RNA sequence: AGAGUUUGAUCCUAGCUCAGGAUGAACGCUGGCGGCGUGGAUGAGGCAUGCAAGUCGAAUGGGUUUAGGCCCAUGGCAGACGAGGUAGGAACACGUAGGUACGUACCCAAGAGUCAGGGAUAUCCCGGCGAAAGUCGGUGUAAUACUUGAUGGUCCCUUAGGGGUAAAGAUUUAUCGCUCUUGGAACGGCCUGCGGGCUAUCAGCUUGAUGGUAAGGUAACGGCUUACCAUGGCUACGACGGCUAGGGGGGGUGAGAGCCCGGUCCCCACCGAUGGAACUGAGACACGGUCCAUACUCCUACGGGAGGCCGCAGUCGAGAAUCUUCCGCAAUGGACGAAAGUCUGACGGAGCGACGCCGCGUGGUGGAUGAAGCCUUUCGGGGCGUAAACACCUUUUAUGAGUGAAGAAGUAUAUUGACAUUAGCUCAUGAAUAAGAGGCUCCUAACUCUGUGCCAGCAGGAGCGGUAAUACAGAGGCCUCAAGCGUUAUCCGGAUUCACUGGGCGUAAAGGGUGCGUAGGCGGUUAUAUUAGUCGGGUGUUAAAUCCUGGGGCUCAACCUCAGGCUCGCAUUCGAAACGGUAUAACUAGAAGAAGUCAGAGGUAAGCAGAACUCUCGGUGUAGGGGUGAAAUCCGUUGAUAUCGAGGGGAAUACCAAAUGCGAAGGCAGCUUACUGGGACUUUCUUGACGCUGAGGCACGAAAGCGUGGGUAGCGAACGGGAUUAGAUACCCCGGUAGUCCACGCCCUAAACGCUGUCUGUUGGCUUUGGGGGGAAUCGACCCCCUCCGAGGCGAAGUUAACACGUUAAACAGACCGCCUGGGUAGUACGAGCGCAAGCUUAAAACUCAAAGGAAUAGACGGGGGCUCGCACAAGCGGUGGAUCAUGAGGCUCAAUUCGUCGAUAAGCGAAAAACCUUACCGAGGCUAGAAACUAUACUGCACGCCCAGGGAUACUUGGGAAGCCUUCGAGGGUGUAUAGCAGGUGAUGCAUGGCCGUCGUCAGUUCGUGGCUUGAGCUGUUCCCUUAAGUGGGGAAACGAACGCAACCCUCGUUGCCUGUUACAAGUGUCAGGCGAGACUGCUCCCUCACGGGAGAGGAAGGUGAGGAUGACGCCAGGUCAGCAUGUCCCUUGAUGCCUCGGGCUGCACUCGUGAUACAAUGGGUACUACAACGGGACGCAAUACCGCAAGGUGGAGCAAAUCCUAAUAAAGUAUCCUCAGUUCGGAUUGUGGGCUGCAACUCGCCCACAUGAAGUCGGAAUCGCUAGUAAUCGUGAAUCAGCACGUCACGGUGAAUACGUUCCCGAGCCUUGUACUCACCGCCCGUCAAGUCAGGGGAGUCGGAAGUACCCGAAGUUCGUCUUUAUGGCGACCUACGGUAAAUUCGAUAACAAGGACUAAGUCGUAACAAGGCA
Repeated sequence: AGAGUUUGAUCCUAGCUCAGGAUGAACGCUGGCGGCGUGGAUGAGGCAUGCAAGUCGAAUGGGUUUAGGCCCAUGGCAGACGAGGUAGGAACACGUAGGUACGUACCCAAGAGUCAGGGAUAUCCCGGCGAAAGUCGGUGUAAUACUUGAUGGUCCCUUAGGGGUAAAGAUUUAUCGCUCUUGGAACGGCCUGCGGGCUAUCAGCUUGAUGGUAAGGUAACGGCUUACCAUGGCUACGACGGCUAGGGGGGGUGAGAGCCCGGUCCCCACCGAUGGAACUGAGACACGGUCCAUACUCCUACGGGAGGCCGCAGUCGAGAAUCUUCCGCAAUGGACGAAAGUCUGACGGAGCGACGCCGCGUGGUGGAUGAAGCCUUUCGGGGCGUAAACACCUUUUAUGAGUGAAGAAGUAUAUUGACAUUAGCUCAUGAAUAAGAGGCUCCUAACUCUGUGCCAGCAGGAGCGGUAAUACAGAGGCCUCAAGCGUUAUCCGGAUUCACUGGGCGUAAAGGGUGCGUAGGCGGUUAUAUUAGUCGGGUGUUAAAUCCUGGGGCUCAACCUCAGGCUCGCAUUCGAAACGGUAUAACUAGAAGAAGUCAGAGGUAAGCAGAACUCUCGGUGUAGGGGUGAAAUCCGUUGAUAUCGAGGGGAAUACCAAAUGCGAAGGCAGCUUACUGGGACUUUCUUGACGCUGAGGCACGAAAGCGUGGGUAGCGAACGGGAUUAGAUACCCCGGUAGUCCACGCCCUAAACGCUGUCUGUUGGCUUUGGGGGGAAUCGACCCCCUCCGAGGCGAAGUUAACACGUUAAACAGACCGCCUGGGUAGUACGAGCGCAAGCUUAAAACUCAAAGGAAUAGACGGGGGCUCGCACAAGCGGUGGAUCAUGAGGCUCAAUUCGUCGAUAAGCGAAAAACCUUACCGAGGCUAGAAACUAUACUGCACGCCCAGGGAUACUUGGGAAGCCUUCGAGGGUGUAUAGCAGGUGAUGCAUGGCCGUCGUCAGUUCGUGGCUUGAGCUGUUCCCUUAAGUGGGGAAACGAACGCAACCCUCGUUGCCUGUUACAAGUGUCAGGCGAGACUGCUCCCUCACGGGAGAGGAAGGUGAGGAUGACGCCAGGUCAGCAUGUCCCUUGAUGCCUCGGGCUGCACUCGUGAUACAAUGGGUACUACAACGGGACGCAAUACCGCAAGGUGGAGCAAAUCCUAAUAAAGUAUCCUCAGUUCGGAUUGUGGGCUGCAACUCGCCCACAUGAAGUCGGAAUCGCUAGUAAUCGUGAAUCAGCACGUCACGGUGAAUACGUUCCCGAGCCUUGUACUCACCGCCCGUCAAGUCAGGGGAGUCGGAAGUACCCGAAGUUCGUCUUUAUGGCGACCUACGGUAAAUUCGAUAACAAGGACUAAGUCGUAACAAGGCA
């Protein structure tokens, strides 16, 4: 000191969260020792038991005892301290600084005095009552108890003459006491200034209230109390009320300023079961005193009594939670006492609790075959790890033994220790007695394996988990701290996130709708005087402790202690006079006035005008009009619309008109008149700071709305109808009420916006425009220049998160006001004020989320825009979709119909050949180290194997037999068998992968380096203009270059030269084949052009890329493939998911789809005759001539490893002829019979031939496909696969068209731009009702409880007063009053039927409101 979290990424704003420190803590796991501290924070709830305040015989009487002494009572002093608690109290309670109308026992100093009397009484004794507590009567008695008199310095009162007021003795003779007075010390009472909580959703409060006079009362002042008089007093600088709270020294945190806290220690206050009251006393309205009332508890003989732990221990309760019913008065201190001494739960100590702080330890050194074990691994190794074992050493601590303090002082000796078997010191034993907790995705130090599989779970935030989880759980390892470690709660910090230090308000939250103006705040120039602000000096105080610095003492530290500092304030005094205040005098630059001139939709009232609209009447006129995307409702033959004329009515003012003007804002527009507000400029004449802002307040305040009365042409919420639609309570259309208009009165809100408060000053410009003035110019103007006030545009500096603002600031400064502090809940609830109402103003919380937001960036998208391209459309040709068949896919079926592929980018695809094999599927039978591989070991007379027999469908299996490997003779190689490691898997995952492929797309794009711009993401380059098939080229340009693509290089075809010519032609300079070359480059001419290039033309075989092919950028689709191959992980391995075999299936058929073949005929079909190809293939092959067969084919085998031979025949075309428009001499499906070929084998399930049979089909609905030239269409041919099987695929040549105006539209693509709330990117996002569940808050008929008063009733004890008498410890009465009661309201809380809204909850319902022109901005 910061970090995480909003986004695809960025900057900003903003909240949330974390890392630090702290605690009187608690909880979880763990726990060796010591020192010093600390420990009932909750129920000021209730308390058993013991102790916590007594003492004095030197005040007195008595009882008792052998005595010492002890006990009771009177009396004195103490009990008002100490100890405890924080309930109440917002107050002179506290703090601080002052004041004085006062008091003071004990203490100190000084002075004076202490004389003479008197009457009682307790204990005790006698008697009585009562359970007890206690109490009554009688006799007698003492005092330092009570009391009378004297004196009276002094003191008090006084009419100044006078009057009144004291004492106590004891006694050992040394003192202790007593009384009065003065002074002191110390303590207390009272008064005052100032200071420190929240709340205005508390705005008015007060009747002893404010003051006076008099009296009373008090220690003392005083409305403290009473009577009378006056009517005051407090309050926006917050009275009164409500809520909360002991205050301070100080403590925590923080850089500080602050914020939070007030436990332990110290000071002050208050309290003592609750409420009230007085007595005694120096002091109390009294914690361990009294009286009364109330509640509670206890005793009781039921009549009556007793009690107060918020003292120390302890107990119950409640609670997350807080200790021993300990020792001692040895020390310190207190009460009494002359003293000894007594008392002291104050205090000194010990005990319990890791509650905190501090210190120490749990061992040290050596020790590598880096042991075992565990974990991991790429199987080689690596980690735990010098760690252990083992060897040597030490003994803090622990245990045992011994020794052993200080604390101790009295005037001195002596005595006296709870702690304490203490601390400390010495010795002995022996590594012996002693380590855990949390964490390891990021923040945040620390990583692997296994299990789990959005499950179980984790989590402070972000977030992990859906089969390879460093985030869950376990393990190993590692990290941090350590007798502790974590968690929870709370406070400060980080948070500049309430901003004084130190924030903001155009768009993120935030400028009041606007002005006038009160209080308040702030205020021009000069001079003098003064000074409560300000500044400086002195003095007093600011307790101690705490804190800081430096010393000292416990072995160190914590802790204790000494000295110094600090203590920011307050008071008082002296001084200064710059600033501020005040007073006085003056000034003119602010402000205001005056004079003159000027512009204007500024306001109010009245009158007038024309255009349009509509209505009425009349004329002309006839069938439509109107309306829409298209229609319909609607109007019209009773005459509309259209048109002409006349008249009525209401509202609004075209053109001028504009970036215009005016006004404080809202707002203001025909013209004229009247009244009236404000402003600008010029002059520099007057006043002389008169100013600025402005909480409250007052006034104004669009539209809509409300009230009363008018008015109503047009428009037009609601409403009615017609359409649209799935629906359409909308958008569109036809109507139409309120309203819109006027007058008066309310309402008081707007995106009341420049989303920008008012005022003043300062700071470069350019330009347009409205108003005024001046200069210059001119005959006068215009033009030009300067200047003041407004309204705009662009922009220096500067500012800003950016966008942008920029003399009209959002710049730089100043003054004042208003407002903000995460989103939602909510501008809502409650309360209050205003309003006729509608509603407005003011204005929360519970709960909930981790975001909500601003600006800009790159994409994607748009029923946004612009430009451009493509067989994309259009123009054409031929098809598909209908038929039959072939083939593939879906579906169905099946024992199996193996699997994969599914819009484009699956479906004649993998498969360039399923009868067996293939084959992965099904059924059955068999094998198990295996059908194939490697290694090791052992055996091997056998190499593998062959023959025979049995079983069997085969595979296989059982038995028997023959022969019996090579060899350099060491062994080795090979083979087989057995064993062990292992094999095998077309089993899963293409969402774990490699490789390969499809697609966008042969579209023209995709990037980089350096530089530049930007806070940044990013941009520039690659945009722009021209051009191209092309990011092709050129020009310009903060870019300059480059890469992958484009093009070219490669292959084929077309023309040609040269060379070579076998197997080519009968021959040839030729054809043909091969090789090497040439040729085309917009080169030439014309036109356009800056250039690049484009258009036309010539020549040429070919012309603008000559045609075709190969070649596929960055990437996209988690596209396809684990079944071609490879491969991670998982799974199966003797009844196998492996392997072998036979048979079946992949060919199954109500149906649907894709791709094809053949057709439907005459541009045709049949028959006959007859021309012209090319690419290919051939030895397990192609096969000629010849012969046989109708044919398929057969026999046979010349030739050919092929420019030689064979395939091989030809096709469409052409010629001739028949058919003549029909289900046909079209079409050939289907079926029957007989054959052929291949092959172990054609039944399931091959191809071919002949004869016979002769189906559908007569050109195909919606829709849809291909093709731009040697192309489509049409005709045949070959090859791969292959034993056989081709309508498929891949090639080859023959014949050989039509059309393209063009880019509006459909689809796709490219570039630029625009909007966006999308980024999983429009198949996106997202809103509201309803339905389900949960939660909190508000309302609520009521019900219950608390609080504070008011009025009245009752009225204990008690003070005071009055009165009575039997003068008493009396009776009665009065005032005041606690408790209690009654009544009506107030306020706070609890609860509640019910109804409404809010928030939240993976996959509910209905729609589509918003985001793109979101489909109606």